[in-house]
Context: one part of a larger RNA
Molecule: large-subunit ribosomal RNA, half A
Organism: Cyanobacteriota bacterium
RNA sequence: GGCUCACGGUGGAUACCUUGGCACACAGAGGCGAUGAAGGACGUGGUUACCUGCGAUAAGUCUCGGGGAGCUGGAAACACGCUUUGAUCCGGGAAUUUCCGAAUGGGGCAACCCCUAGAACGGCCAUCUGAAUCCAUAGGAUGGCACGAGCCAACCCAGCGAACUGAAACAUCUUAGUAGCUGGAGGAAAGGAAAGUAAAAACGACUCCCUAAGUAGCGGCGAGCGAACGGGGAAGAGCCUAAACCGAUGGGUUCGCCCAUCGGGGUUGUGGGACAGCAAUGUGGAUCAAUGGAAUUAGUGGAAGCGGUUGAAUGGCGCGCCAGAGAGGGUGAAAGCCCCGUACACGAAAAUGAAGUUGACCUAGCUGUAUCCCGAGUAGCACGGAGCACGUGAAAUUCCGUGUGAAUCCGCGAGGACCACCUCGUAAGGCUAAGUACUCCUGUGUGACCGAUAGCGAAACAGUACCGCGAGGGAAAGGUGAAAAGAACCCCGGGAGGGGAGUGAAAUAGAACAUGAAACCGUGAGCUUACAAGCAAUGGGAGCCCUACUCAUAGGGUGACCGUGUGCCUGUUGAAGAAUGAGCCGGCGACUUAUAGGCACUGGCAGGUUAAACCGGAAAUGGUGGAGCCAUAGCGAAAGCGAGUCUGAAGAGGGCGAUCGUCAGUGUUUAUAGACCCGAACCCGGGUGAUCUAACCAUGGCCAGGAUGAAGCUUGGGUGAUACCAAGUGGAGGUCCGAACCGACUGAUGUUGAAAAAUCAGCGGAUGAGCUGUGGUUAGGGGUGAAAUGCCAAUCGAACCCGGAGCUAGCUGGUUCUCCCCGAAAUACGUUGAGGCGUAGCGUCUGGUGCUCCAAUUGGGGGGUAAAGCCACUGUUUCGGUGCGGGCUGCGAGAGCGGUACCAAAUCGAGGCAAACUCUGAAUACCCAAUGUGUAGCCAGGCAGUCAGACUGUGGGGGAUAAGCUCCAUGGUCGAAAGGGAAACAGCCCAGACCGCCAGCUAAGGUCCCCAAAUCAACGCUGAGUGAUAAAGGAGGUGGGAUUGCCCAGACAACCAGGAGGUUUGCCUAGAAGCAGCCAUCCUCAAAGGAGUGCGUAAUAGCUCACUGGUCGAGCGAUCUUGCGCCGAAAAUGAACGGGGCUAAGCGUUGUACCGAAGCUGCGGAUUUAACUUGUUAAAUGGUAGGGGAGCGUUCCAUGUGGGGUGAAGCGUUAGCGUAAGCGGGCGUGGACUGCAUGGAAGUGAGAAUGUCGGCUUGAGUAGCGAAAACAUGGGUGAGAAUCCCAUGCCCCGAAACCCUAAGGGUUCCUCCGGCAGGCUCGUCCGCGGAGGGUUAGUCAGGACCUAAGGCGAGGCCGAAAGGCGUAGUCGAUGGACAACAGGUCAACAUUCCUGUACCGAUCAUGUUUUGGGAAGGGGGACGGAGAAGGCUAGCCCAGCCAGAUGUUGGUUACUGGUUCAAGCUUCCGAGGUGUUGAGGAGCGGUGAAAACGCUCUGAGCUGAGGGGUGAGUACGAGCUGCUACGGCAGCGAAGUGGGUGAUGUCACGCUUCCAAGAAAAGCCCUAUACCCGUUAAGGCAUGUUUGCCUGUACCCGAAACCGACACAGGUGGGGUGGUAGAGAAUACCGAGGGGCGC
Repeated sequence: GGCUCACGGUGGAUACCUUGGCACACAGAGGCGAUGAAGGACGUGGUUACCUGCGAUAAGUCUCGGGGAGCUGGAAACACGCUUUGAUCCGGGAAUUUCCGAAUGGGGCAACCCCUAGAACGGCCAUCUGAAUCCAUAGGAUGGCACGAGCCAACCCAGCGAACUGAAACAUCUUAGUAGCUGGAGGAAAGGAAAGUAAAAACGACUCCCUAAGUAGCGGCGAGCGAACGGGGAAGAGCCUAAACCGAUGGGUUCGCCCAUCGGGGUUGUGGGACAGCAAUGUGGAUCAAUGGAAUUAGUGGAAGCGGUUGAAUGGCGCGCCAGAGAGGGUGAAAGCCCCGUACACGAAAAUGAAGUUGACCUAGCUGUAUCCCGAGUAGCACGGAGCACGUGAAAUUCCGUGUGAAUCCGCGAGGACCACCUCGUAAGGCUAAGUACUCCUGUGUGACCGAUAGCGAAACAGUACCGCGAGGGAAAGGUGAAAAGAACCCCGGGAGGGGAGUGAAAUAGAACAUGAAACCGUGAGCUUACAAGCAAUGGGAGCCCUACUCAUAGGGUGACCGUGUGCCUGUUGAAGAAUGAGCCGGCGACUUAUAGGCACUGGCAGGUUAAACCGGAAAUGGUGGAGCCAUAGCGAAAGCGAGUCUGAAGAGGGCGAUCGUCAGUGUUUAUAGACCCGAACCCGGGUGAUCUAACCAUGGCCAGGAUGAAGCUUGGGUGAUACCAAGUGGAGGUCCGAACCGACUGAUGUUGAAAAAUCAGCGGAUGAGCUGUGGUUAGGGGUGAAAUGCCAAUCGAACCCGGAGCUAGCUGGUUCUCCCCGAAAUACGUUGAGGCGUAGCGUCUGGUGCUCCAAUUGGGGGGUAAAGCCACUGUUUCGGUGCGGGCUGCGAGAGCGGUACCAAAUCGAGGCAAACUCUGAAUACCCAAUGUGUAGCCAGGCAGUCAGACUGUGGGGGAUAAGCUCCAUGGUCGAAAGGGAAACAGCCCAGACCGCCAGCUAAGGUCCCCAAAUCAACGCUGAGUGAUAAAGGAGGUGGGAUUGCCCAGACAACCAGGAGGUUUGCCUAGAAGCAGCCAUCCUCAAAGGAGUGCGUAAUAGCUCACUGGUCGAGCGAUCUUGCGCCGAAAAUGAACGGGGCUAAGCGUUGUACCGAAGCUGCGGAUUUAACUUGUUAAAUGGUAGGGGAGCGUUCCAUGUGGGGUGAAGCGUUAGCGUAAGCGGGCGUGGACUGCAUGGAAGUGAGAAUGUCGGCUUGAGUAGCGAAAACAUGGGUGAGAAUCCCAUGCCCCGAAACCCUAAGGGUUCCUCCGGCAGGCUCGUCCGCGGAGGGUUAGUCAGGACCUAAGGCGAGGCCGAAAGGCGUAGUCGAUGGACAACAGGUCAACAUUCCUGUACCGAUCAUGUUUUGGGAAGGGGGACGGAGAAGGCUAGCCCAGCCAGAUGUUGGUUACUGGUUCAAGCUUCCGAGGUGUUGAGGAGCGGUGAAAACGCUCUGAGCUGAGGGGUGAGUACGAGCUGCUACGGCAGCGAAGUGGGUGAUGUCACGCUUCCAAGAAAAGCCCUAUACCCGUUAAGGCAUGUUUGCCUGUACCCGAAACCGACACAGGUGGGGUGGUAGAGAAUACCGAGGGGCGC
């Protein structure tokens, strides 16, 4: 370390529970609101953060009822209280009801501000006024009326109106008039009393249900869309006007009459009415009033049980009782009799109030002829559209737009173009319950609904926490116990935590609390493990340990050693695959439901059956209901005929017919719906976003320092005069260098970062097309864009959010228990088809048929393949012969005649070839028939799957007679097949696994060992480890066979000897002598010897060979063929018998034996099928897609029957049973439910979906601990100190890492206490937790003042609606205007408090003086960039002066520190600016009062930083002294001058210059011979008195408090910013001040 057992931890599954949900039923209600809603904000309690209640009368007040003992909400505790004089509580009524919100006096950033204190705006009514324009109208003013406005779930009507999608593409079409937006209404809405529907019969408003009917129709006649009449039901209800005619009032009048308003009249289609005549007092009502009182809003009464057991009784046992009550809930377990209740019976002061009753009001008839009336820019028509089921069609009917344009009952419309006839109706005005739809809400009840990953998102303080700028998105989280009896006390510990004690039935129920599974982490024990290699198991098995409440013929744990053995799923021809998916465990997680068809089974009936609806009832599956549907007859296009009919001349033939159903349930399948689940990218609609970024608008701010030196000007020179030149002055510029600032060219780092874009070192621009703050504008089919398809909130070839929406997905993934039977395909055809689909093929099930199927044999057939053939064709092909014809060539004037070693037809001979040749021609295969084994075949119907195939043998095509290549045909195997063999190895060989056996026989293949079986037998071969990889090619390897030559007259080999002469043959050659080359290649001597086989020389020479003789003595050569071997033979880890090893254990032939499989046999068992002998036999039982059958289990329901505190479910464990899913028994835990049988209903079974939620591992004690500015020592505190505090030293920043502030944040500020978490370590510490405290303003900032961009916007204009624009106005700072300074002070604030000294506005008083105020007009406010020079000041420096200190007596030097003061008031000061080119003042002028302008006169002001004085000394002040709780506190208190330098501050946007020409309004000032108000008044000045509202104010602010998810190396506007060196705000080092970066 492993396995097992035991005991724990972690975790929160399981079972049980339910306060909460979900779905319905019945009833109610169907609105609330200017009398201020819905919804909120803020308050409100003795203590009160939240919820609930309530509203300054604030967990409540008053009153009327109910009720009857306690109450003071959730919610403890303490305190104070209330209550039988009736509290708390419940109900009716009343009062109060802050602020926001329609929000309504004005404004606004909702819950706030301001004022003159208001019903804002609209509407209606009345009155008065009153334009263009005479009357009038529009408009205006005043008064009156609370009429509208806003909110709200669905339902309803209307306006506008998509797209994805379907059509396998897409455009008409569909989705769909859906989604969405908008307007409006009600408890319902809409519709509605026929210009109707029909059809020879009729009905009689509308609405809704069933049916008609998926019919008639519409339709790229595709996909699809889809009525009506009629029938059955629910309900039931009808009316009012206009006109004709009469009258009244008013107005007009051409005096005829007309118009308007009102009253009467009148309301219809067998036409009605007016009109004329006659008659009548009844019926009904939906209207109003009174009455009435059911009912609702609190309540009351309400039967009957004890004992013993138990922690507790309601259970069991024993003995009783009630019942108009045995619904339900609670009570310490399970209760008719304990409690609340239940059946039943009662009840209201007050509010609301149905039915009913009474009254008022309204409502009626008959006859008749002539005349009159009967709804006009209407009906109709034309054109363009829409809607009707109906897509323009033959298109009626209905509606809209434009144009045109009737009739009045002898009229008009409709009946699907239109016409006629007939029938029906009476348009162009209006109202109308019920039946129907819905449920935000109230009450009651129900559930084969859920039970904490379920059920609403939400059982709980949830639309919360949290995320997002916003629209919007959106969680997790239940259980102590009967009762807190919630653990007194003791011990360990700083605490946390634990151990005792105690409570309790139980504490392993102890608050992290009931049960408490698994992953995961431990502790202990038994066995095992350090020479041994792999899916980790399985079969065998030694040793050791042990004995279970399932057992003794024993069993359990471990497991040395041996055999066999490459996970699961998906998807594939094929996966151990290095192809997909899963870290592990637990929970959740996918074929459903409705409707309509098909088929099968079961059941009812024989014709079947009801639908809606009604009745009934506690609930019903009960009863009624026959409309309708299917069937009962078919044929035909139809008329029609009919067991027939159609065609046809037919009586012929042929086609189709001559029948059996129907309703319900269940199963399966199809269609339509999301339709098995998860998954897009898209499209469309409506909204939300310009806090990022782009551009623009308005208003502000910023740019150290240095350099260059344009124009112009001045001076000089120069010219007739210019011009021009020089010097100076001057200060231009998308000028130069370079910080801040803005950018981002290079490199490195970083890349699970410090950072979702940075850091470091360099780099570019830096007075401009510059950068930046604040406020605003532009919005997605869009904006913006110095243009990159860039940017529009970390998103951009079309943002984001929600919705259509469960879009669609011929695509991928996943799809959950068991067993039994059968069992495919990867092919054909078609396809915008190729990875999809349809039909067929192949499978299965049911029913039928009955030998039709098939092996084999026999008989009979046709064929044109293999082969073969080429004098049998078509082609092709080599050689030879003859050779037409042609070429070349000779002769010829030509005709023509010749030659030819050239080409060559045809033909002959010899020899070949063929898929598209055949004079021939098999084997097989195929067809027919018969016999016939076996068990198929065929027909009909239901349900499929399959359409990627793979290798191997054979026959071929393509390719290269390549491919593990590709395409066919034909077998096999795999696919979907395990077993044996081939070492291993889907496709090869053998062989098809129902289960068991420690039995037997074989197949392929084997028999030396690994490894079962022959070291078997016989005969050969091989010598190469060939065997145990390979070719062309090579070789006296070796065995066999065949042919041939030489040989005792002596072969072959070896050795000895010879190998000569003519001649150096000739030619050629410089030479060529056998031997460079050419020709010739003879003769002689001989046993033999080439005019020479090689070597060699310049050429000779020399050495050899052929050939001959001798020695030797028997075989020696050559060629062909064949068996086994050899060489050829080089690759990357060692790899070519599976290894050892083998001379056989290799190879060939032969033989015998044995081994060898899940094959066959034997024995036992199971299931299926068949057969008949009916209990036996026989056969069968591999299996993916798929079909069929039978079961197990889960939750709930019904009925029946059981179990349970003497212990249910669940969980743990165990050695039992079953063919499986599974089922029991025991023990432990647990502490309240639960089983079985038979049926029923399903949210019904999990291992995989990069599933989902939770928990837990591994990685790993690993990376990391966020700027390398740096720490060290001593002391203190404390349980504990690198980290906290103090001290000392060191180090860092110092145009910052310091100080102030705007924004933003929102208590982080200060003090005390704490240390679980946060802090990247620690922690005694903290920006952390708890408690308490802290922010003080007339003058600061904002409001009570103003306006810019822009917003809103009375009226107004425009627009389907929503709404858009905009005038007057009103808001809106980033700007204008505007009154306080110094010092001191708390732990924490100060221009705010205090002290001192001021100023501003207002009130009042006094004094004095004047005439004012409003409105209106005017002035002013009032403005750019750059540059230069000067004055002054802050600040700083130096000197002087003062003080201090040194182990010092004095002095000096040196050292250190200090040497300070505001606003206001005043001023002979004052650089300057402006001004004599006229400040200021007076007068006059025009239409004009002033101002302005002009004229005349006069003549020096106006402005101004700063300085001086005062303020101002009992201030401040270094330092010293004392005390201290060590944090500080108190007291005393010196000097308090001069000089220099000097700003970017100020004079002052003053001056100069330039072109791009540079806000508005108010405050403020002026104003009459014009207008209004005022004289009991108003104003100015002076002094004094009194008074001065609201908001902010703490703290951080280059950051640990803001924006970046963080205590994050990033970002963040403005002001101050000292010294030395330096041009400088660069840089370096320092000061004040702040830090050493939380390992």